[in-house]
RNA sequence: GCUUGAAAAAGGCAAACUCCGAGUGAUCGGAGGACGCAAAGCUUCUGGUUUAUUCGGGCCCGACAUUAUCCCAUGAUAUCGGG
Numbered sequence: 001g002c003u004u005g006a007a008a009a010a011g012g013c014a015a016a017c018u019c020c021g022a023g024u025g026a027u028c029g030g031a032g033g034a035c036g037c038a039a040a041g042c043u044u045c046u047g048g049u050u051u052a053u054u055c056g057g058g059c060c061c062g063a064c065a066u067u068a069u070c071c072c073a074u075g076a077u078a079u080c081g082g083g
Base pairs, nucleotide, nucleotide: 012037013036017032018031019030020029021028022027043083045082046081047080048077049076050075056072057071058070
């Protein structure tokens, strides 16, 4: 210097935290805010984790009643993995 990448890119999402709101709770929604994600898009199909209300169910021996504790997801989590 030439050619190709390149009909490219110049964008997306958004943690913690703060404020407002919903929920018994796990957690979720909105606004702000960026720790991060080549997918951190969507989806509970599956494993894990997690919450469990004066809701529901269970809780040795024959019956009834009461109380307490414990257990159980049909709830939550897709930024815990797999599909």
This is a predicted structure of an 83-nucleotide RNA (c-di-GMP-I riboswitch aptamer) from a Deltaproteobacteria bacterium.
Its mean pLDDT, the model's own confidence on a scale to 100, is 76.